Predicted 3D model of a 1494-nucleotide RNA (small-subunit ribosomal RNA) from an Alphaproteobacteria bacterium. Its Rfam family is "Bacterial small subunit ribosomal RNA". Its mean pLDDT, the model's own confidence on a scale to 100, is 85. RNAcentral holds the sequence, with entries from SILVA.
RNA sequence: AGAGUUUGAUCCUGGCUCAGAACGAACGCUGGCGGUAUGCUUAACACAUGCAAGUCGAACGGAAAUUAUUUUUAAGCUUGCUUAAAAAUAAUUUUAGUGGCAAACGGGUGAGUAACGCGUAGGAAUCUACCUAUCAGUAAGGAAUAGCCUUUGGAAACGAAGGGUAAUACCAUAUACGCUCCUUAGGGAGGAAAGGGCUUCGGCUCGCUGAUAGAUGAGCCUGCGUCAGAUUAGGUAGUUGGUGGGGUAAUGGCCUACCAAGCCUGCGAUCUGUAGCUGGUCUGAGAGGAUGAUCAGCCACACUGGGACUUAGAACGGCCCAGACUCCUACGGGAGGCAGCAGUGGGGAAUAUUGGACAAUGGGCGAAAGCCUGAUCCAGCAAUACCGCGUGGAUGAUGAAGGCCUUAGGGUUGUAAAGUCCUUUCAGUAGGGAAGAUAAUGACGGUACCUACAGAAGAAGCCCCGGCAAACUCCGUGCCAGCAGCCGCGGUAAUACGGAGGGGGCUAGCGUUGUUCGGAAUUACUGGGCGUAAAGAGCGCGUAGGCGGAAUAGUAAGUUAGGGGUUAAAGACCAAGGCUUAACCAUGGAAAUGCUCCUAAAACUACUAUUCUAGAGUAUGGUAGAGGGUAAUAGAAUUCCUAGUGUAGAGGUGAAAUUCUUAGAUAUUAGGAGGAAUACCGAAAGCGAAAGCAAUUGCCUGGGCCAAUACUGACGCUGAGGCGCGAAAGCGUGGGGAGCAAACAGGAUUAGAUACCCUGGUAGUCCACGCCCUAAACGAUGAGUGUUAAGCAUCGGGAAUUUAUUUUUCGGUGUUACAGCUAACGCGUUAAACACUCCGCCUGGGGAGUACGGUCGCAAGAUUGAAACUCAAAGGAAUUGACGGGGGCCCGCACAAGCGGUGGAGCAUGCGGUUUAAUUCGAUGCUACGCGAAAAACCUUACCAACCCUUGACAUGGUAGCAGAGGAAAAAAGAGAUUUUUUCCGCAGUUCGGCUGGGCUAUCACAGGUGCUGCAUGGCUGUCGUCAGCUCGUGUCGUGAGAUGUUGGGUUAAGUCCCGCAACGAGCGCAACCCCUGCCCUUAUUUGCCAGCGGAUAAUGCCGGGAACUAUAAGGGAACUGCCGGUGACAAACCGGAGGAAGGUGGGGAUGAGGUCAAGUCAUCAUGGCCCUUACGGGUUGGGCUACACGCGUGCUACAAUGGUGCCUACAAAGAGCAGCAAGACGGUGACGUUAAGCAAAUCUCAAAAAAGGCAUCUCAGUUCAGAUUGCACUCUGCAACUCGAGUGCAUGAAGUAGGAAUCGCUAGUAAUCGUGGAUCAGAAUGCCACGGUGAAUACGUUCUCGGGCCUUGUACACACUGCCCGUCACACCACGGGAGUUGCUCUUGCUUGAAGUUGGUGAGCUAACCCUUUUAGGGAGGCAUCCAAUCAUGGUGGGGGCGAUGACUGGGGUUAAGUCGUAACAAGGUAGCCGUAGGGGAACCUGCGGCUG
Repeated sequence: AGAGUUUGAUCCUGGCUCAGAACGAACGCUGGCGGUAUGCUUAACACAUGCAAGUCGAACGGAAAUUAUUUUUAAGCUUGCUUAAAAAUAAUUUUAGUGGCAAACGGGUGAGUAACGCGUAGGAAUCUACCUAUCAGUAAGGAAUAGCCUUUGGAAACGAAGGGUAAUACCAUAUACGCUCCUUAGGGAGGAAAGGGCUUCGGCUCGCUGAUAGAUGAGCCUGCGUCAGAUUAGGUAGUUGGUGGGGUAAUGGCCUACCAAGCCUGCGAUCUGUAGCUGGUCUGAGAGGAUGAUCAGCCACACUGGGACUUAGAACGGCCCAGACUCCUACGGGAGGCAGCAGUGGGGAAUAUUGGACAAUGGGCGAAAGCCUGAUCCAGCAAUACCGCGUGGAUGAUGAAGGCCUUAGGGUUGUAAAGUCCUUUCAGUAGGGAAGAUAAUGACGGUACCUACAGAAGAAGCCCCGGCAAACUCCGUGCCAGCAGCCGCGGUAAUACGGAGGGGGCUAGCGUUGUUCGGAAUUACUGGGCGUAAAGAGCGCGUAGGCGGAAUAGUAAGUUAGGGGUUAAAGACCAAGGCUUAACCAUGGAAAUGCUCCUAAAACUACUAUUCUAGAGUAUGGUAGAGGGUAAUAGAAUUCCUAGUGUAGAGGUGAAAUUCUUAGAUAUUAGGAGGAAUACCGAAAGCGAAAGCAAUUGCCUGGGCCAAUACUGACGCUGAGGCGCGAAAGCGUGGGGAGCAAACAGGAUUAGAUACCCUGGUAGUCCACGCCCUAAACGAUGAGUGUUAAGCAUCGGGAAUUUAUUUUUCGGUGUUACAGCUAACGCGUUAAACACUCCGCCUGGGGAGUACGGUCGCAAGAUUGAAACUCAAAGGAAUUGACGGGGGCCCGCACAAGCGGUGGAGCAUGCGGUUUAAUUCGAUGCUACGCGAAAAACCUUACCAACCCUUGACAUGGUAGCAGAGGAAAAAAGAGAUUUUUUCCGCAGUUCGGCUGGGCUAUCACAGGUGCUGCAUGGCUGUCGUCAGCUCGUGUCGUGAGAUGUUGGGUUAAGUCCCGCAACGAGCGCAACCCCUGCCCUUAUUUGCCAGCGGAUAAUGCCGGGAACUAUAAGGGAACUGCCGGUGACAAACCGGAGGAAGGUGGGGAUGAGGUCAAGUCAUCAUGGCCCUUACGGGUUGGGCUACACGCGUGCUACAAUGGUGCCUACAAAGAGCAGCAAGACGGUGACGUUAAGCAAAUCUCAAAAAAGGCAUCUCAGUUCAGAUUGCACUCUGCAACUCGAGUGCAUGAAGUAGGAAUCGCUAGUAAUCGUGGAUCAGAAUGCCACGGUGAAUACGUUCUCGGGCCUUGUACACACUGCCCGUCACACCACGGGAGUUGCUCUUGCUUGAAGUUGGUGAGCUAACCCUUUUAGGGAGGCAUCCAAUCAUGGUGGGGGCGAUGACUGGGGUUAAGUCGUAACAAGGUAGCCGUAGGGGAACCUGCGGCUG
């Protein structure tokens, strides 16, 4: 510090995800030791048991025990001893009760609380036990009461009555200042106490009372800060203030009476939800964000609610009442509160021992000893966290064995192990043994630590290995099982699943899950945006607020500087220390950005005062304009009405029809009616804030601009709320209604057509008044101010002059463009540049502008505006392709123009289908289908049935054995393979060495497979396409993908060539080079040729000979737009011409760029992987591939007279031939047979060419056409023609009379037509390949169909239009809304109830202290009980608000490999799309009106 993920690729926007750190964690696997920390985050749920607050006898009276002394009595006796009992006194110890202090601390928890609760900084109207200091005092009396005793109630808890008793308990008196109150300021009034211990009796000491001050603690008040929601906007009656009174320690509506009507709130009141706050903690570069365990400060709470008492101070282990719950009970009544420490149940993913000790630190009481202390210190449990240590070290190559991989050689695990030599940390055993304590006292603890001993001994796992992200192979699996944080893996070769080997990472841990921060500049203060990505409000006016021109002076709020106070400790940081180190701990320092106070400065902001004129405005004079409102008027056109003329159509469309018309339409003429809109001018023009505004004229009226002066003097800008305006559609009332026209009707179109088209047509469109308030209300660009190159056009006004196509200035409207900006497109003085001010808005896509709630509206609806759930994208701009029922240019037998076919018939052949034991397999649009197959009777053959073989039909090697291995012939069985038998022959080479080779049998390795995968492959091939394209280097442009070059102007068959050009060159293609053919020449001359010469024949190059010609086959020549003319740009090139055998690539062939189709082929061959191994291998016989209702392709033959038949007769080329071609002769009607010359071929043979030509006949018919089918008889090949060959003869004589929709080939020696040959082959072509003969027609042209090329355009496509994609319906699942209601929680309110307590009253009953009196008593004061009132918790009963759960049914939404209906959008998406609105429709949608260009 970044990375992955949207795309074919790119840049951007934008979300999702990852790498880091952390945790009071949990879970999975694993686990040696120690130190230090931490440990119910959930049920503030309920709690058994034990403990957690006591202490003081030096406050008090007692009680008990013990001891001592004394006395008395009794017993024993030794007669003065012992024992026992009782009493008194004294001492010691223990102590229930009275009394004092403590119990308000310490400990726990976080329910409540959004608050002066907390934090911080201050304040005044207060209290403070114990403690400290100072001053003063501590006198003299009294009456009770517990304990105790007696009686008594109750189950118990707990009491009741009587008697008697003490105090540092209680009461009054005296005195009292500095205390309190009053005051005439002289004074007056009021208020206290307790004693104990020791004593050498001197006193000492601990207490007590009053007062002052301090310290400590506490109460109260204030400024500032302190979560979310406005779908919570108004709240408040003790409410706000005042006065009097009360109350409190103290201020105060804290309470009360009266008076006033205030107080809080957009700087967010009230309400709702959530939450203890802080120091800090985690994270982060920081700013921030999240958090508030442990430790520390504050607050609140103690089963829930209320209440007071005591006290200096108030209630976890106090009290009273109410409620819920639990327990005891004798049913009358009682007891209880772990959110103290342990512990239990429960909840939960989850959190420990019913331990030790007061030794230390601290607390309470006490004079002290001491007692108490689950505070605390320790120990136990837990890898929960942090830190440290160990599980050994050295050496050791045969690189062991084993594992894994392998190209079979090896590699790797790996110095790793073993082996050898060492060490002993930790753990273990034994011995010693602290500090913590300062005299004693040590729970921890025989702990830390030290020493000795034994022995490598007791001690390693977890996760990961496709990318991010370090680390790779094999096997298994086969979209299964599974993985996954994101992208995504898995459908037979998975580095992604599972296992293994190997590797990487961390390590007593490792992973996972959860949460927080980070990365995320993804809420942007630091530090983002809004033309098109999400985002400028439709427009204005204007309130609050924010911001604001120039000068001078002052103030000092902000600001700046210095200083003071505070910012607890701990933590964090720095330094140096202590535990062996570290974690941890201790010391010091710095810091603590904040608040507050003081001093100073005065630039800036602010404020005050006085000025100024540059902003803004007013006045004057001009000026342009569809600016607004209202009234009147005008002409053209449509429609209608009346009348005339006139006759058969009109209208409408792609074509039609509905419609109108002989009752006279349309057309035309004249007149009239009525409504709406204003042609030309007219424009990128003008005006207006926007919406918007268009005939003319009048009236009323708003704003702008210009010029020159004068005046006011900052009066300004923006603008949350608010107010106003606001197209079209729509709504209400009343008019109006010509045209147009949602709905509707009809006609068409169509598979359908609720549409597009047509004919009609109602709301509406128009007017008045009132609503609605939305639009693609757009410049998709808020308003204002200033600054920053130019050029051109135009509107309005002005100035100057040289009066012009001039210069200049102000204000608008446009266009091009520099700088700059931008992701790019683009913007560019009318900014999207550079800055400032203010407002609005955005934060992934969908759900959704939806639901609920509120506001507005008559309604339609508008406005405000979520969540659950779901996806990993959605999106912008640009790029390259592809595509378009987009455009331009061009080509091709592509169409057109022609000729001939196919599709109809019969047959042949291939395919599909069906059948079958098998009908082997492959090929399937063009680019499968007379294709693989240049040839299935057996073989082929891969298929089926049956029968056989198992190292095999074939190859190589090892081991063992054999040496009659093998060959030929015959016979038998059998369908044959095969088996058996017989007869004959009988290893090779050789260096002569059983040297080498070969053979057979058995066995082991292995062979074999036309078994699977062409989607694992090589090779080969098809197709686009013989189309003209496909690329590269360097340079340049662009952020980039990419572009340029290769585009453009011409031209070509061609990216062929020329010109131009930020390109310059180059490569693969094109062309040429190669072959055949067309002309000529040279050479050569047999088997070919024969002109001239000679010979011979019935005839023939037959012979001599010739080398002219033809031909053959080798080499040359020839054609290049070379020449001329024209066109063109002076080019390339084209057109015409000449010459020439040939003319513009002469004709044909071979030749196939880069790529596309996962095209075809594992069955040509090769090959990875998988599969079979007495079979999926091998052999044999027979069958099948030849089946046959049917469909399709390719062909042949025909349908006839341009013909058939018969007879006569002419002219080729190219081939083939010895297991062959075969002349000739003979036989046969013939296929053919018999015989046989020649020829391994320019010699011989196949071999007859046929169409053509001549003559004859047939005469338009199912025929003298056509030949299928069938019968009989034959021929040939072959072991073999039954399934299943070809041919011949005779006989038979089917369909077919020119072929629907549709469709194919061909542009010249071509089509058509005619025959010939060859490969394969024993035999078997209508197929295939090749050859020649005869030999046309047509092409205007590129509108259309198909295919292709180039340029351009649009795109939501990129698997690329066989693309993408929308909505209803149907199925499943999920979350949500509505819903008659049902139910719970919460807040509030009316009425009612009214415990305890407090206050006030009452107080007839009861009453020790003080007072009075007439003193056994009475009265008073005071008090208590009781009762009444007020207040009030709770309860009851109604109402209202809010939130949740649930609910028959219902609504839309989301998701879901292959459901239905259509095809709305993306291309002009086939009717351009979209926005608003209204109507309609199964659905996407359609239509009307207005708007936008995206």